[in-house]
Context: one part of a larger RNA
RNA sequence: CCUACGGCAAGACGGAAAGACCCCGUGCACCUUUACUGCAACCUUGCGCUGGCAAAGCCAAAAGUUCGCAAAGCGUAAGCGGAAGGCGACGACCCUCUCGUUCCCGGACGAAGGUGAGCCCCCAAUGAAACACCGCUCUAACCCCCGGUUUUGCCUCACUGGAGGGGGGUCACCCCCCCAAAAAACCGCAAGGGGGCCAGUUUGACUGGGGCGGUCGCCUCCCAAAACGUAACGGAGGCGUGCGAAGGUAAGCUCAAAUCGGUUUGAAACCGAUUGUUGAAGUGCAAUGGCAAAAGCUUGCUAGACUGCGAAGACAUACAAGUCGAGCAGGGACGAAAGUCGGCCAUAGUGACCCGAUGGUUCCGAAUGGAACGGCCAUCGAUCAACGGACAAAGGUACGCCGGGGAUAACAGGCUAAUAGCUCCCGAGAGCACUCAUCGACGGAGCUGUUUGGCACCUCGAUGUCGACUCAUCGCAUCCUGGGACUGAAGAAGGCCCCAAGGGUAUGGCUGUUCGCCAUUUAAAGCGGUACGUGAGUUGGGUUCAGAACGUCGCAAGACAGUUCGGUCCCUAUCUGCCGCAGG
Numbered sequence: 001c002c003u004a005c006g007g008c009a010a011g012a013c014g015g016a017a018a019g020a021c022c023c024c025g026u027g028c029a030c031c032u033u034u035a036c037u038g039c040a041a042c043c044u045u046g047c048g049c050u051g052g053c054a055a056a057g058c059c060a061a062a063a064g065u066u067c068g069c070a071a072a073g074c075g076u077a078a079g080c081g082g083a084a085g086g087c088g089a090c091g092a093c094c095c096u097c098u099c100g101u102u103c104c105c106g107g108a109c110g111a112a113g114g115u116g117a118g119c120c121c122c123c124a125a126u127g128a129a130a131c132a133c134c135g136c137u138c139u140a141a142c143c144c145c146c147g148g149u150u151u152u153g154c155c156u157c158a159c160u161g162g163a164g165g166g167g168g169g170u171c172a173c174c175c176c177c178c179c180a181a182a183a184a185a186c187c188g189c190a191a192g193g194g195g196g197c198c199a200g201u202u203u204g205a206c207u208g209g210g211g212c213g214g215u216c217g218c219c220u221c222c223c224a225a226a227a228c229g230u231a232a233c234g235g236a237g238g239c240g241u242g243c244g245a246a247g248g249u250a251a252g253c254u255c256a257a258a259u260c261g262g263u264u265u266g267a268a269a270c271c272g273a274u275u276g277u278u279g280a281a282g283u284g285c286a287a288u289g290g291c292a293a294a295a296g297c298u299u300g301c302u303a304g305a306c307u308g309c310g311a312a313g314a315c316a317u318a319c320a321a322g323u324c325g326a327g328c329a330g331g332g333a334c335g336a337a338a339g340u341c342g343g344c345c346a347u348a349g350u351g352a353c354c355c356g357a358u359g360g361u362u363c364c365g366a367a368u369g370g371a372a373c374g375g376c377c378a379u380c381g382a383u384c385a386a387c388g389g390a391c392a393a394a395g396g397u398a399c400g401c402c403g404g405g406g407a408u409a410a411c412a413g414g415c416u417a418a419u420a421g422c423u424c425c426c427g428a429g430a431g432c433a434c435u436c437a438u439c440g441a442c443g444g445a446g447c448u449g450u451u452u453g454g455c456a457c458c459u460c461g462a463u464g465u466c467g468a469c470u471c472a473u474c475g476c477a478u479c480c481u482g483g484g485a486c487u488g489a490a491g492a493a494g495g496c497c498c499c500a501a502g503g504g505u506a507u508g509g510c511u512g513u514u515c516g517c518c519a520u521u522u523a524a525a526g527c528g529g530u531a532c533g534u535g536a537g538u539u540g541g542g543u544u545c546a547g548a549a550c551g552u553c554g555c556a557a558g559a560c561a562g563u564u565c566g567g568u569c570c571c572u573a574u575c576u577g578c579c580g581c582a583g584g
Base pairs, nucleotide, nucleotide: 001584002583003582005580006579007578008577010576011575012574014571015570022405023404024403025402027401028400029397030396031395032394035201036200037199038198042193043192044191045190046189047188048187051155052154053153054152055151056150057149058148059147064142065141066140068138075131078137079136080135081134082133085120086119087118094114095113096112098111099110100109101108102107160180161179162178165177166176167175168174204216205215206214213233217239218238219237220236221235222234240387241284242344243343247302248301249300250299251298252297253296255279257275258274259273260272261271262270282291283290285349287347288346289345306330307329308328309327313324314323315322319388332341333340334339355381356380357379358378359377360376361375363374412459413457414455415454416453418452420448421447422446423445424444425443429439430438466541467539468538469537471533472530473529474528475527476526479504480503481502482499483498484497486495487494506520507519508518509517510516547565548564549563550562551560552559553558
């Protein structure tokens, strides 16, 4: 070196299972509820099934009977019409210490009794209207045969209950009698309420992982790299309007500030004078850009904060939107006129389509005429603010499931090195004097890749996670042992630094602990790397499934870098590697 055999498990990011953690999907399932929308149970009401009698209350058509008062007037004149007559021994007028109703307290009407022959109207007066009598009505009541309705009570014949008793029978069913109960209930129909019992769903996106927080449209500035444009959870601020004058036009004016003077008056109030640089003033409000005989301030007159266009021509632009705009016609405002005026110094002050509403309209009008509906014009209803806008809508899952992702987190690695550890420079000072025996402020320069992080580059069709055990191997920034310089080194013992990695470098108690504290030893009880070495070597105490409990949070389902008890650790070694042994 080749070929076997027996072993060990460091590697083949070993095998197994399209990761269960995490994120994503306009995925799924189940659970919860004061999510949304339905629906069952349940409650109430009406009607049906559903009949009889009585009483009471209420209502009511028709008929009948009453009722009706300003003042004036004999006086209690409802309205309108007809009317010259009407009523009366079938009892007129009149009377009453009788009774009732009503009352505006004057009276009116009726009943009972008495009396026994006239009375009323017309006329006159008053008044808006004139009376007897008759007809039709109004107002407010009374009456009530019949009728309707409500309540209560009773009934029995529907309907219901009774394997009770008697009988029949096709024998727990059923039929008859009987008993109970009863027009109630059951049931049906139609409504209103109620309703996680059940059902279908929803529960946004961005995001240096996700969640929590924040944000989502529009305007101004910087970033923005001298055209335009330009991102970030980059740095600063504003808007969701206001104004009938703060618009139009014509004319006029100049501000802020400073100096000087002036009672109260002062740094600063108001008055006067002078200067007044275009900019500090002002511009309804943010910022930017503008603006001085104005775009600022004031006054006069006013409604152009117009209608119909044209959208010529441009800016801007993926689209949809957005912006500017000469000019024409009509009829106006202001101005002597030229002219200016289709809101405001400009840039924010906002919402597509659908649906609905109001007004108008010469359009349409399902045989025709109309109408309805629709169209067109004008206007209105959105914190549709997740602001290019789904017709509505919250949560839990550790009982979970599926599809994916190393496009994205937790472990490890990688990059980085803020943080950390270590080294050095400067040397204010401490060290009795003396920077440097020793210590070294304020600062500065590096190294390492052991901490906490940042990034998200391999791995989510799986790279098993803390600690312990076992077995190690390396670095040196050396704990001991060895050699040395300095010393604020007398000796001994030390301090600090240099060289040095050969060897060595504890047992127990507590805790799952690493760490740490304690006890007792030791020459010493080093610091680190090795996937925080090592689970196809062991363990499984911790963390991190399913069970359960406490505290807290939540209405609840449930949740908690809070606690607590419990909780399946698979692999017969093909290759590399290593150990042993044999043959050639």

Predicted 3D model of a 584-nucleotide part of an RNA (large-subunit ribosomal RNA, domain V) from Candidatus Hodgkinia cicadicola. The source organism's lineage runs through Bacteria, Pseudomonadati, Alphaproteobacteria, Hyphomicrobiales and Candidatus Hodgkinia. Its mean pLDDT, the model's own confidence on a scale to 100, is 81.